The prediction has a mean pLDDT of 76. Predicted 3D model of RNase P RNA and transfer RNA as a complex of 466 nucleotides. Rfam match: Bacterial RNase P class A. The family's RNA type in Rfam is ribozyme. Gene Ontology terms of the family: ribonuclease P activity, dimeric ribonuclease P complex and tRNA processing.

RNA sequence: UCAGGUUGUUAGGCAGCCGCGCUCGCCAUAGGCAACUACGGUGUGUGAGGAAAGUCCGGGCUCCACGGAAACACGGUGCCGGGUAACGCCCGGUGGGGGCAACCCCAAGGAAAGUGCCACAGAAAAUAAACCGCCCGACCACGGCAACGCGAUCGGGUAAGGGUGAAACGGUGCGGUAAGAGCGCACCGCGCUUCCGGUAACGGAAGCGGCACGGCAAACCCCACCGGGAGCAAGACCAAGUAGGGACGGCGUACCGCCAAGGCGGGAGACCUGUUUUCGGGUCAGUCGUCCGGGUAGGUCGCGUGAGGCGUUUGGCAACGAACGUCCUAGAUGAAUGGCUGCCCAAGGGCAAAACCCAGGACAGAACCCGGCUUAUAGGCGACCUGACGCC
RNA sequence: GCGCCCGUAGCUCAAUUGGAUAGAGCGCUAGACUACGGAUCUAGAGGUUAGGGGUUCAAGUCCUCUCGGGCGCG
Numbered sequence: 001u002c003a004g005g006u007u008g009u010u011a012g013g014c015a016g017c018c019g020c021g022c023u024c025g026c027c028a029u030a031g032g033c034a035a036c037u038a039c040g041g042u043g044u045g046u047g048a049g050g051a052a053a054g055u056c057c058g059g060g061c062u063c064c065a066c067g068g069a070a071a072c073a074c075g076g077u078g079c080c081g082g083g084u085a086a087c088g089c090c091c092g093g094u095g096g097g098g099g100c101a102a103c104c105c106c107a108a109g110g111a112a113a114g115u116g117c118c119a120c121a122g123a124a125a126a127u128a129a130a131c132c133g134c135c136c137g138a139c140c141a142c143g144g145c146a147a148c149g150c151g152a153u154c155g156g157g158u159a160a161g162g163g164u165g166a167a168a169c170g171g172u173g174c175g176g177u178a179a180g181a182g183c184g185c186a187c188c189g190c191g192c193u194u195c196c197g198g199u200a201a202c203g204g205a206a207g208c209g210g211c212a213c214g215g216c217a218a219a220c221c222c223c224a225c226c227g228g229g230a231g232c233a234a235g236a237c238c239a240a241g242u243a244g245g246g247a248c249g250g251c252g253u254a255c256c257g258c259c260a261a262g263g264c265g266g267g268a269g270a271c272c273u274g275u276u277u278u279c280g281g282g283u284c285a286g287u288c289g290u291c292c293g294g295g296u297a298g299g300u301c302g303c304g305u306g307a308g309g310c311g312u313u314u315g316g317c318a319a320c321g322a323a324c325g326u327c328c329u330a331g332a333u334g335a336a337u338g339g340c341u342g343c344c345c346a347a348g349g350g351c352a353a354a355a356c357c358c359a360g361g362a363c364a365g366a367a368c369c370c371g372g373c374u375u376a377u378a379g380g381c382g383a384c385c386u387g388a389c390g391c392c
Numbered sequence: 393g394c395g396c397c398c399g400u401a402g403c404u405c406a407a408u409u410g411g412a413u414a415g416a417g418c419g420c421u422a423g424a425c426u427a428c429g430g431a432u433c434u435a436g437a438g439g440u441u442a443g444g445g446g447u448u449c450a451a452g453u454c455c456u457c458u459c460g461g462g463c464g465c466g
Base pairs, nucleotide, nucleotide: 001388002387003386004385005384006383007382008381009380010379012344013343014342015341016340017339018338020047021046022045024043025042026041027040029038030037031036049363053374054373056372057371058370059369060368061231062230063229064228074227075226076225077224078223079093080092081091082090083089094108095106096105097104098103109222110221114220115219116216117215118214131162132161133158134157135156136155137154138153140151142149143148170188171187172186173185174184175183189211190209191208192207193206194205195204196203197202235301236300237299238298241296245292246291247290248289249288250287251286255266256265257264258263269284270283271282272281273280274279308327309326310325311324312323313322314321315320345361348358349357350356393465394464395463396462397461398460399459402418403417404416405415411449420436421435422434423433424432442458443457444456445455446454
C1' cells in the first nucleotide's frame, strides 16, 4: 500500500424566527347535575429510535380459574458449564465443518425401545444378496497319441474384481486359499472395559472384541426439561339521560251511574289471613311522589423512578455481579414531535475541472413497560487482529 | 391486541407418504384448411413453484426468516 476479519460508536451540526403536544406557575373566562373538562394570554422546562418495525421468544403488571402438587393431552426446548428476574438470549468451553490466516458456521440428546421411508438404476437397499466374473465337481460335445485345452448344461463354493447407485454390510497391505473371505496378522476406523486428566461435555493411554451397529427423528416416536388461561379494548374509580329492578307512602281494581271533563258516588271477583259464620285486615291493574342499587354514554386513573442511565472503584477469562457517587430527559388518544432562513459538514447530477445552478440528507415515526432475537439502514469516526507485496 | 390461512405459466387449477423432466384447460405464437375470417387440425413458446437460508441422496411439499394478500374474535 492492497485485500480481509472482529468489535465499538454516530445517526448531520450551530444560530435565529414562527408553530404544535405535554408539565408547572400566574392572569382571565366558559361548559357540565356531577365526575371533570375546555378556550385565551403570559412565563419556565421538555419533546422519537437504534431499530420506535416484525410480533418471533422471555418477563413485569392486571384480571379470571385452581388452591401442596402431579399426571394425561398439546406445544416448545435439546453437547457441557456459567450468567440472568427469565429466555429459544448472552459468555466461556467441547466436538464437527469451512478458511493460507485473523476468524466464521452448526435445531449438536437417542437409529443398540419400537414403527416407517430409502424413488430410478442395480443381482441385492438391510434377517442381506450370485447379474457378469473367479474357483471346484459331475456329465456331454470338439481338438489332441497323451497330459490337457476349449465350449455348453447341471450341482456347489466365492462378496476379492466389474457394473449400478446418494448410500453396497469396515478400509489399506502382507500372508493364506481351489478361488476367496477378519480366515490369520500389522496399522487405521468402530465398539466394550479399566486407568489417568477435566466440575462436565470430552480428551489421552492400555487391554479386549474379528465387526455385531448403513442413512433419515426440520418422519412418527422415546428420553430429559419447561409451559394454567387471557391480555392496557387488561383492569380500577366517578357517573348522566332513557328503559328496566327494588323499598316506602298517597290515590286506588273489573264493571255501572253522574259530570261543569278536573273528578265524584256505588262497587263485585280471586288469593292470603284472624279456629268457624256475620264481620275485619292485607295483596292483585295502574299512577304520582321520595329514596336505593346495578349497568351504558361520558370522564378520570392505570401512564412512566425503572430488572433505569452515566461515572469511579472492585470480583470474574468473559457474559455479568457488588459498593459508592450522580442524573431524572416524550406520554399523545382522529393521536404533538413541524416549517422557514443563514453558515458549516457529508454527498449526487448538469460537466473533464472551477465558478454557478438544480435536487437533497440512509432506514424509518413512540401508544402499558422492560430483556432479547430477527429484519431494514446512506455516510462518517475509533480500536484490535490476519494475509500478500515493497522498504528499512 | 390476539389467532389463523394462502401465494405454482398471462388467467383458472393439478402435482399421492418428499422421488426427480413441475402438468391440464383457456389464452398466446407459427403452420395447414378458407376468397377472407371464425371454428377445426398440427406444432411450439411461456415457470427463479412470492424471495432468501437450512435439513435431506433428493424440497412445490419439511423447518426458518422476509415480502405480499386474505379471514376470524374481542